[in-house]
RNA sequence: CGAGCCAGCCAGACAAUCGCUGUUUUACUUCGGUAAAAGGGAGGAAAGUCCGGGCUCCAGAGGGCAGGGUGCCAGAUAACGUCUGGGCGGCGCGAGCCGACGACAAGUGCAGCAGAGAGUAGACCGCCUAAGCAUAGUAAUAUGCCGGUAAGGCUGAAAGGGUGCGGUAAGAGCGCACCGCGCGACUGGUAACAGUUCGUGGCACGGUAAACUCCACUCGGAGCAAGACCAAAUAGGAUCCCUUUUUGUGGCCCGCACUGGGAUCGGGUAGGUUGCUUGAGCCAAUGAGUAAUUAUUGGCCUAGAUGAAUGAUUGUCACGUCUAUGACGAACAGAACCCGGCUUAUGGCUGGCUCACAUU
Repeated sequence: CGAGCCAGCCAGACAAUCGCUGUUUUACUUCGGUAAAAGGGAGGAAAGUCCGGGCUCCAGAGGGCAGGGUGCCAGAUAACGUCUGGGCGGCGCGAGCCGACGACAAGUGCAGCAGAGAGUAGACCGCCUAAGCAUAGUAAUAUGCCGGUAAGGCUGAAAGGGUGCGGUAAGAGCGCACCGCGCGACUGGUAACAGUUCGUGGCACGGUAAACUCCACUCGGAGCAAGACCAAAUAGGAUCCCUUUUUGUGGCCCGCACUGGGAUCGGGUAGGUUGCUUGAGCCAAUGAGUAAUUAUUGGCCUAGAUGAAUGAUUGUCACGUCUAUGACGAACAGAACCCGGCUUAUGGCUGGCUCACAUU
């Protein structure tokens, strides 16, 4: 000086004036509200609606099957498909990153073309001619049939573990040594798992489960437009179907409870209050823990709108840029019951680490 990896922080501050909106207090009131004062008022993702819950209802009844979700080990958490740490595997020179990570000896599928042959999977080119037969030859031998072989070659994404030695007619775990693989023991570790450990076996017919499937654990449903209350209005309408059937918050069955259920046409209302913000809440210090997180102590109260408020102007300061005593200006983007995560979009600053080059 350049290129990367990981983590954290900020998303302008203060004051004045005017405007909008919630709460509290006081006064007034035609009970609809009005005035004054005080204090508040959009995020790190509010986005996506991908997960998990709190809460509300079905509900005074469950159980099973089908179906869904997760899938290494140990922890954290209200819980999770999340997070932390570890193991194994993969990618990267590295800092680091990713993992849909149980089972193929329960079964069924799939792998085009090529190639001899793709799973109880093989003989095309080769190698041999032992054993047997035939022909030529005095013979050695040569040729052919029959036969043996899978070490060499081809094809393919993948071809019956690898290297070497022996052996054989030529070969082959056929035998042996080492490596690899399976099983068992021992050692370390809570465990997943690991091993310069020991023994044993020539070694199970390969790959694939983000193929169907099997195994282990787990799972009611619907959702704030849930639900509760008040007020108002209508047509206690008409027609048709089923009828011990039916209905009862995903489907089917059993059980339990109730006694009606469904379709079409037509009419009225859709207004207000509540749910609605004190929470698995936030901040700081100390302790425990590798960490996620958690305990104790102290402090704080930070939007509740309802066709949709949270704004505008001026000045000072801070930051950044430039054409520099001045000028300009931050990106992605806006609450709607709440919370914990994940994913995506995005501007700036800071710290640590890695690699390459040059110089000393």